RNA sequence: AGCGUCUCAACGGGGUGCCCGCAACCGGGCUGAGAGGGGCGCGAGCGGCGCCUCGACCCGAAGAACCUGAUCCGGAUCGUGCCGGCGGAGGGAUUGAGCACCGCUAUCCU
Numbered sequence: 001a002g003c004g005u006c007u008c009a010a011c012g013g014g015g016u017g018c019c020c021g022c023a024a025c026c027g028g029g030c031u032g033a034g035a036g037g038g039g040c041g042c043g044a045g046c047g048g049c050g051c052c053u054c055g056a057c058c059c060g061a062a063g064a065a066c067c068u069g070a071u072c073c074g075g076a077u078c079g080u081g082c083c084g085g086c087g088g089a090g091g092g093a094u095u096g097a098g099c100a101c102c103g104c105u106a107u108c109c110u
Stems, first nucleotide, its partner, number of pairs: 001105004006098005011060004017030005036054007066091003072085004
């Protein structure tokens, strides 16, 4: 000095599972970065489903965030994507600005 794997901004993508108690729309536990709040509707049933909204968190191409395969396979567990395999298989959401930090590259000086 330049650049991005760094910083900032805007935009976009994404998931929300399992178990127990209690007994009626609560409490506790497991994994995880994240399993949240509110509203509306359905449902009398399972503390269930759908939609909307707010928030947290993760991810955005060097893309294992997340989805599909998958009602998959092996192991563990009270149980579950809990762990591993499948698997660098297929799909998957980005632009701008900056150099204080971090990293890389180039040049110069000692």
Molecule: TPP riboswitch aptamer (THI element)